Transfer RNA from a Patescibacteria group bacterium, 71 nucleotides, folded computationally. Rfam family: tRNA. Rfam classes the family as a transfer RNA.

[in-house]
């Protein structure tokens, strides 16, 4: 330099173009002599710009970061 892939919550992953979901973590509560475990609840996210569409995490395009391949 060329080609391909990935980017969603603090972390790991879901999501036919139609209400963004779960687990762990954090916080609160129940239980306990205290704590842990268990159970109940709460909080929190679509990498950035533009486009298509009635509607975009999803499709297109340009970037950014990371990974792989070729040279």
């Nucleotide at each position: 330099a060329g080609g391909g892939g990935u980017a969603u919550a603090g972390u790991u992953u879901a999501a036919c173009g139609g209400u963004a979901a779960a687990a762990c973590a954090a916080c609160g509560g129940u239980c306990u002599c205290c704590a842990a475990a268990a159970c109940c609840g709460u909080c929190g996210a679509u990498c950035g710009g533009g486009g298509u569409u009635c509607g975009a995490u999803u499709c297109c395009u340009c970037g950014u970061a990371c990974c792989c391949c070729u040279g």
It was read from a public genome assembly. Taxonomically the source falls in Bacteria candidate phyla (Bacteria).